Transfer RNA from Fluviispira multicolorata, 71 nucleotides, folded computationally.
It was read from a public genome assembly.
[in-house]
């Protein structure tokens, strides 16, 4: 330079174009004589800017970054 792939809670992973969900982590609480195991609750997210559409995490453009091939 070219072509291909990713990008969602603090970490990791789902999600037929229709409420964006788990797990683990924190935080609070229950239960313990403390503690650990453990059980409730909370917490917190779609790379960035348009575009399509009643509706977009997903379709379409354009752009950061990171991988992997080619040269």
């Nucleotide at each position: 330079u070219g072509g291909g792939g990713a990008a969602u809670c603090g970490u990791c992973u789902a999600a037929u174009g229709g409420c964006a969900g788990g797990a683990c982590g924190a935080c609070g609480g229950g239960u313990u004589c403390u503690g650990a195991c453990u059980c409730c609750g909370u917490u917190a997210g779609u790379c960035u800017a348009g575009g399509u559409u009643c509706g977009a995490g997903u379709c379409c453009u354009a752009g950061u970054u990171c991988c992997c091939c080619a040269g």